c-di-GMP-I-GGC riboswitch aptamer from an Actinomycetota bacterium, 79 nucleotides, folded computationally. Its Rfam family is "c-di-GMP-I-GGC riboswitch aptamer". Rfam links the family to the GO term cyclic-di-GMP binding.

[in-house]
RNA sequence: CACGACAAAGGCAAACCCGCCGCAAGGCGGGGACGCAAAGCCACGGGACCUUCCGCAGGGGUCAGCCGGGUUGCCGAAG
Numbered sequence: 001c002a003c004g005a006c007a008a009a010g011g012c013a014a015a016c017c018c019g020c021c022g023c024a025a026g027g028c029g030g031g032g033a034c035g036c037a038a039a040g041c042c043a044c045g046g047g048a049c050c051u052u053c054c055g056c057a058g059g060g061g062u063c064a065g066c067c068g069g070g071u072u073g074c075c076g077a078a079g
Base pairs, nucleotide, nucleotide: 003076004075011036012035016031017030018029019028020027021026034065040071041070042069044068045067046066047063048062049061050060051059053058
């Protein structure tokens, strides 16, 4: 550099339930674990979804646990 073990330590937390916020997608907190080696962070490209705006187009949003990309980072067997 790359790789990811029936390794060790630690971490995150889907669905669902409760509370709050938001028109909504969805977010935050608590419970809870399906999973995750970046399931840390960034909407840059594609994509999906929402929309009180908007005839269409467009605008404004959401998703990083859809795929790329960028960036930071724990551990250390085999190759």